[in-house]
Molecule: Group I catalytic intron
Organism: Candidatus Thiodiazotropha sp. (ex Epidulcina cf. delphinae)
Parts: sequence; structure tokens; C1' cells
RNA sequence: GCAAGGGACUUAAUCGAUAAUUUGGGUGCCAAAGAGGAGACUCUUUGAGUAGAACUGCUCAAAUUCAGGGAAACCUCAGCACAUCAUGGUGGUGGCAAUCCUGAGCCAAGCCUGAGAAACCAGGAAGGUGCAGAGACUUUACGGGCGGAACCCCAGCACGUCCUGGUGGGGGUUAAGAGAAAGUCCAGACUACAAACAGCAAA
Repeated sequence: GCAAGGGACUUAAUCGAUAAUUUGGGUGCCAAAGAGGAGACUCUUUGAGUAGAACUGCUCAAAUUCAGGGAAACCUCAGCACAUCAUGGUGGUGGCAAUCCUGAGCCAAGCCUGAGAAACCAGGAAGGUGCAGAGACUUUACGGGCGGAACCCCAGCACGUCCUGGUGGGGGUUAAGAGAAAGUCCAGACUACAAACAGCAAA
């Protein structure tokens, strides 16, 4: 330089180790439909779509507890029903679990309210914890707070224009991955069970 293949995230089984295949589940984005809005756009549902695209500076690291409701795919088969020559094959039983949440309590920095000269204190909203492999510890972001930048909209108010969001101003978008994310640590033996699995112990 040319050609070919792959190409958002996560999880389960399978495959594989000069490697990383295939299939299933969930989430994000995109499209369509419906609802809301003046609009940008937002939410819900469906999909046999998904190459690319999804900005940035500073700051916070605390609480991390008790008790509950769900869950696909996947694993199992002693008993019951169906099916088969037979086989967990189907209903179903028992598990595991990506994860969706609720009540009470608690929480760093910042925000709102009360009182006050102020500090402190009390209450409130958002968010977090709860929610890892049972968990411990350090860090931090894809989390909380305060800014900046880019792009998009204009119903109402003011200014401006022949006209035009043009200006003030107001609003929207800039994905998800944290139900441990990057790491360090800890996982012996024993018990129970039809099996899958679970408990206990250690940390």
C1' cells in the first nucleotide's frame, strides 16, 4: 500500500488455549406506532434493525444496616400426569441467576427552608446505601455537586428585522456498562441431599 474478516454493553451454555466459535437471555442506541409538548424532544410498546456516532475541567468518597416482593435464559429429575422402542421429551418439581424493585433506618460535598452575628443544629428534595463470590480493604466513574463547550428548539415577555431564533431570555440533547467498575485479599475440611444445588467454616 492492497485485499479479506470483524466491529455498542453484559450474562449463560458451548467451543477453544500460537485461542476466543456458535446459540440463548437482558440492557443501550436506531426505526415504526401510540401518548405528552408550541417545538426541539420525552415516555411506553413492538422489531427478523444495530458499521460509525455518544464532549470536557474542577470537586465529594460518607452511609455501607434491618426486613420484604419479582425474574428470562440455564441446570436437575426421587414422586405425579402425558408422550416414547428408549432418552428430562412436555406439563410440572427442585435449583441457580443476568437483574427489576419496596418499607424503615443511615449518608460526603453541594442545594432549599427554619433559627442565628456566625459556626453549629433541625427539617426537606434529588441521589446513594440496602443491591458482590459470603465478604474485607484501597482507588475511582459510566455515580453526586459546581462550571465550560458543541448542536437543536421558540409558545409567552422585551428589543430588532422587508423577511429570517437575529439578540436578551427560556428550554432540549451530548447512550448503556458500579446488583464490585480498576485492583489487592479470602474460598481447606465437614454436613446434608435422588439430582441440580445448598449449608457451615475461613477471610